Predicted 3D model of RNase P RNA and transfer RNA as a complex of 446 nucleotides. Rfam match: Bacterial RNase P class A. The family's RNA type in Rfam is ribozyme.
């Protein structure tokens, strides 16, 4: 210089001028209004809505069944499909990165098209043996080493071995399967046995193990005075059809009427709560390989509802390009200062949080191959 | 704002892991008629986009784009 990895910050600064919507405080005849004056007013992804909580009502969410999700161990966590650190498996020359990574000897199913044959069973060419004929052939029988076929062909290689063969026998690799060693633990390791049984495919059905009631803030509460109809609570009758509770049973609530007591309908609308103090932010110190946790200090930091949070300017910063060129080198070239021109990406809260994953600009740091020069 | 669906030649549609992705209509060559139309042959053209499972994906999974229903 060129081509990578990993990761970490930033999300333009400061002032004035006009404006927007929100608090608090004051003024006003206009009191959901207008006027002063002070506060504070987007994001790292606010975004997709893909997962888990909080919170709210349906039962303080119960039993089964149907369904869904999730799969390698240990941990973190409120909790997770999410982190973290290992462990196996893949991919890079390498810095490093992927990893839906439980069971195919519990069952079903599928494997196109070639092939003899796709999973229980066999043989197309070929190799041998035998009989018959005699050279090429026909029948009967052995074999799977070797040719085809295919994504995948019944362990892999090599010697013995045989008629030709073949785990048939042997060594070595691989496989089961038992012991021991080593880890908390996936697993790793080593030694015996076992001749080899068990094709793939579970992001095909299923089978194991865990977890999972349903709905969502448009959840859900609430609004003065007035009278039926009503409501709510307590007691007795009556045991019950019908309705409510997630897709089904089950189980739960809940009815009808009397009596006493309490309360008192609806609708509605620039309403009102719910909404912003939270599993909160920052710093510091502690434990921990780490994700995370504990303790101290300290701050309070957006709440519209058609929906605020801009806009201009100036100056400075940053980045690129041109000019200029102080300086370094032998050169090619490298380039301080200053001048001018330009450009700033992705996107915008809506009950809050913890991931994910997707868009996206600049900046830096540490590493990794390489190439030229010395 | 919140819950769910859907996506295959120009349109409307079929497909349920192995197809040359099949018809209808349109377009469009030729045939047929004195001429159009009708009607015979024939032909054009598609799997939203990316990644992953599998030999082998329109079809199963994950991400993303786009369109559309409900819902106070």
């Nucleotide at each position: 210089g060129g081509a990578g990895a990993a990761g970490a910050u930033c999300a333009g600064a400061u002032g004035a001028u006009c404006g927007c919507g929100g608090g608090c405080g004051g003024a006003u005849u206009u009191u959901u209004a207008u006027c002063c004056g002070c506060c504070g007013g987007a994001g790292g992804a606010a975004a997709g809505u893909c997962c888990g909580a909080g919170c709210u009502c349906c039962a303080c969410a119960g039993g089964g069944c149907a369904g869904g999700a999730u799969g390698g161990u240990c941990g973190c966590u409120a909790a997770c499909g999410g982190c973290g650190a290992c462990u196996g498996g893949g991919g890079g020359c390498a810095a490093c990165c992927c990893u839906a990574a439980g069971g195919a000897a519990a069952g079903u199913g599928c494997c196109a098209c070639a092939g003899a044959a796709a999973a229980u069973a066999u043989a197309c060419c070929g190799c041998c043996c035998c009989g018959c004929a005699u050279u090429u052939g026909c029948g009967a029988g052995g074999u799977a080493a070797g040719g085809g076929u295919g994504a995948a062909a019944u362990g892999g290689c090599g010697a013995g071995g045989u008629a030709a063969g073949a785990g048939c026998u042997c060594a070595c690799c691989g496989c089961u399967u038992u012991u021991c060693c080593g880890g908390c633990g996936a697993c790793g390791g080593a030694a015996a046995a076992g001749g080899c049984a068990u094709g793939g495919u579970a992001a095909a059905c299923c089978c194991c193990a865990u977890c999972c009631g349903g709905a969502g803030c448009a959840a859900g509460a609430c609004c003065a005075a007035a009278u039926a109809g009503g409501a709510g609570a307590a007691c007795g009758u009556u045991u019950a059809a019908g309705g409510g509770c997630g897709g089904c049973c089950c189980g739960c609530c809940u009815g009808a009427u009397g009596u006493u007591c309490u309360c008192g309908g609806g609708u509605a609308g620039c309403g009102u709560c719910g909404c912003u103090u939270g599993a909160g932010g920052c710093g510091g110190c502690a434990g921990g390989c780490a994700a995370c946790u504990g303790c101290c200090g300290u701050c309070c930091c957006a709440g519209a509802u058609g929906a605020a949070u801009g806009a201009u300017c100036a100056u400075c910063g940053u980045u690129g390009c041109g000019c200029c060129g102080a300086g370094g080198g032998u050169a090619a070239c490298c380039g301080a200062a200053g001048c001018g021109c330009a450009a700033a990406a992705c996107a915008g809260a809506a009950c809050u949080c913890g991931g994910c994953u997707u868009a996206c600009g600049a900046u830096c740091u540490u590493c990794u191959c390489u190439c030229g020069c010395g | 704002g919140g819950u769910c669906c859907c996506a295959u030649c120009g349109u409307c549609u079929a497909g349920c892991g192995g197809u040359u992705a099949g018809g209808a209509c349109g377009c469009u060559g030729g045939c047929c008629u004195c001429u159009c139309a009708c009607g015979c042959c024939g032909g054009u053209a598609a799997c939203c986009g990316g990644g992953g499972u599998u030999c082998g994906a329109a079809u199963c999974c994950c991400c993303g784009u786009g369109g559309g229903a409900c819902u106070a």